[in-house]
């Protein structure tokens, strides 16, 4: 220099003018001050918080599934093991169980689950032909039949260990070496696992993001959770009650009825009431209001521990909080990209997206730019 791999960051800047939402001060006018993201997104996991449920356990259902660690927790992260892709840096992996049971395997193929003989190879028998002959036979070709054979071909995703040698009529773990596998022992490691030895002739095919089995974890609903205050209307309790006057105490008057003597007056007592009025209390609670609400597993700097994820201590900091509604527009200068132009410069563009209870993750989108580390190759010293 080029090549690929990994990690991290930025993702427009400054100023003027006009606005929008919140907070503080102020009687007000007004002033000061805060106002989107790395994903605020998808709402896919995990937790805090809130209410409901709950003795404990089980069933059902769901998720996860190598080891050790981190964490509030996780399906996340870190480190490692194994497998796999890559020449490498490095990437990816639901990475438990197929001697508990059930199921599945299209097509092709002879045969696919107590494996199997299509071609091929081989012994034998029979028939026909050829060659040779010392006439006993021998060699050979073709066909049929009984058998043997899993070396070779062919089918398939997969064909009952691989490969080489011996062996055999031809073959075959039939025998042997190496590799693989199973059992067992030793060593190293916290462990996953790795290395080595001995024995065994090789069984127990594949499939569990098929049902299933095993282990671990999970109660439900989400801030429109929920807590408090509480108009109006409706409900309950209470008080009042013929009419008028009066704030009230009370007074005047009316009707009925009872008694005082049968009737009238008068006097005294009772009734006027099953529908209203008052809006005082009560409980629940709608509208509405307040809280929840943003000081938090908080971000930033430093020191220390740890390979790391992360943790401990410490310093200073406060950074949207709503009505489901604001977070903008415009101008100028500069930056960056593309095109045109010899240059000066001109034109166009400047990603994905946008809070609503809050955190930790994952996933997805993202123009362009930057930094560091590593791999391979080439060249130079």
């Nucleotide at each position: 220099g080029c090549u690929g791999g990994g990690u991290a960051g930025c993702g427009g800047a400054u100023g003027g003018c006009c606005g929008c939402c919140g907070g503080c001060a102020g009687c007000a006018a007004u002033g000061c001050u805060g106002g989107a993201g790395g994903a605020a997104a998808g709402u896919c996991c995990g937790g805090g918080c809130a209410c409901c449920g709950c003795a404990g356990g089980g069933c059902a259902g769901g998720a996860u599934g190598c080891u050790g660690g981190a964490u509030a927790a996780c399906g996340u992260c870190c480190a490692g093991g194994c497998g796999u892709g890559g020449a490498a840096a490095c990437g990816c992996g639901a990475c438990a169980g197929a001697c508990a049971g059930u199921g599945c395997a299209a097509c092709a193929g002879a045969a696919a689950g107590c494996a199997a003989a299509c071609c091929g190879c081989c012994u034998g028998a029979c028939a026909a032909g050829g060659g040779u002959u010392u006439c006993g036979g021998c060699c050979u070709u073709u066909g049929u039949c009984c058998g043997g054979u899993a070396a070779g071909g062919g089918u398939g995703a997969a064909a009952u260990g691989g490969c080489g040698a011996g062996g055999u009529a031809a073959g075959a773990g039939c025998u042997c070496a190496c590799c693989g596998c199973a059992u067992u022992c030793c060593u190293g490691g916290u462990g996953a696992c790795a290395g080595g030895g001995a024995u065994g002739g090789c069984a127990c095919g594949g499939u569990a993001a098929a049902c299933c089995u095993c282990a671990u974890c999970c109660g439900g609903u989400g801030c429109a959770a929920g807590a408090c205050c509480a108009a109006g209307c409706a409900g309950g309790a209470g008080u009042c009650c013929g009419u008028c006057c009066g704030c009230a105490a009370g007074g005047a008057c009316c009707a009925g009825u009872u008694g005082c003597u049968g009737c009238c007056c008068g006097c005294a007592g009772c009734u006027g009431u099953u529908g209203g009025a008052c809006a005082u209390c009560c409980g629940g609670g709608u509208a509405g209001g307040u809280c929840g609400c943003u000081u938090g597993a908080g971000g930033c700097g430093g020191u220390c521990g740890g390979u790391a994820a992360c943790g401990a201590c410490u310093g200073a900091c406060c950074c949207a909080g709503a009505g489901a509604g604001a977070u903008g527009g415009u101008c100028a200068u500069c930056g960056c990209c593309u095109u045109c132009u010899u240059u000066c410069g001109a034109a166009g563009g400047u990603a994905c997206a946008g809070a609503a209870c809050c955190c930790g993750g994952c996933u997805u989108a993202u123009a362009g730019c930057u930094a560091c580390c590593c791999u391979a190759c080439a060249c130079g010293a």

This is a predicted structure of a 381-nucleotide RNA (Bacterial RNase P class A). Rfam family: Bacterial RNase P class A. Gene Ontology terms of the family: tRNA processing, ribonuclease P activity and dimeric ribonuclease P complex. Rfam classes the family as a ribozyme. The coordinates come from a structure-prediction model, not an experiment, and the mean pLDDT is 75.